[in-house]
RNA sequence: UUCUUAUCAAGAGCAGGCGGAGGGACUAGCCCGAUGAAGCCCGGCAACCGACUCAUGAGCACGGUGCUAAAUCUUGCAACAGAAAUGUUGAGUGAUGAGAA
Numbered sequence: 001u002u003c004u005u006a007u008c009a010a011g012a013g014c015a016g017g018c019g020g021a022g023g024g025a026c027u028a029g030c031c032c033g034a035u036g037a038a039g040c041c042c043g044g045c046a047a048c049c050g051a052c053u054c055a056u057g058a059g060c061a062c063g064g065u066g067c068u069a070a071a072u073c074u075u076g077c078a079a080c081a082g083a084a085a086u087g088u089u090g091a092g093u094g095a096u097g098a099g100a101a
Stems, first nucleotide, its partner, number of pairs: 001101008013042001016041003022032003026076001028074002043068003048064003052059003077090005
C1' cells in the first nucleotide's frame, strides 16, 4: 500500500505543563482557535486484540492499539417524498481494530 471483516448519534481536562497559529482527511459549506490552534507530555474515556478471573458471556484494565468540539460536524452518489426550500433511507468517502497478501 492492497484485500477481508467489525465498529463509527454514547464517553473522555470550563482553571494541568511545554508550545506558539493554526485546525476540523478531501470538495463546497459551516464552525473551532491569543478567554490560546497543531504538536509533545501528563490526565481521562472506551474496551477492538492479547493476558488474567469467573465462565461462554461477563468481569478486569496488566500489555498492544485507539479515542478525548459539533452524528464520520454537514455535504459530495443513488432512491423515495415535495412546486421548491428541504426531508428520509441507503451507498460512497474517511477513520480505527483484527486477520491476510